This is a predicted structure of a 71-nucleotide RNA (transfer RNA) from an uncultured Eubacteriales bacterium. Its mean pLDDT, the model's own confidence on a scale to 100, is 82. Its Rfam family is "tRNA". Rfam links the family to the GO term triplet codon-amino acid adaptor activity. It is annotated as a transfer RNA. The sequence was found in a public genome assembly.
RNA sequence: UGGGGUGUAGCCAAGUGGCAAGGCAGGAGACUUUGACUCUCCCAUCGCAGGUUCAAUUCCUGCCACCCCAG
Numbered sequence: 001u002g003g004g005g006u007g008u009a010g011c012c013a014a015g016u017g018g019c020a021a022g023g024c025a026g027g028a029g030a031c032u033u034u035g036a037c038u039c040u041c042c043c044a045u046c047g048c049a050g051g052u053u054c055a056a057u058u059c060c061u062g063c064c065a066c067c068c069c070a071g
C1' cells in the first nucleotide's frame, strides 16, 4: 500500500428492515437472626459521521480501532 474480517451493556453474546434476546457482573427489593441460595425489578441512542427508507443494529458511502492475508 492492496484485499478480507470484526466492532451490540462493565464482560461474553444472539439479533441481517418494524420498540435490542440470554448469561455473568453491578444496583434496588422480597426471603433470612446475619450471610449464602432462591425469586422480582432495573441497567444498551448497537465504533463515529453522512445517505436511502414511513421506519436502520440490519442496506449504501466515508472514516476510526483491532485482527488476518499478500507485497
Base pairs, nucleotide, nucleotide: 001070002069003068004067005066006065007064010024011023012022018054026042027041028040029039030038047063048062049061050060051059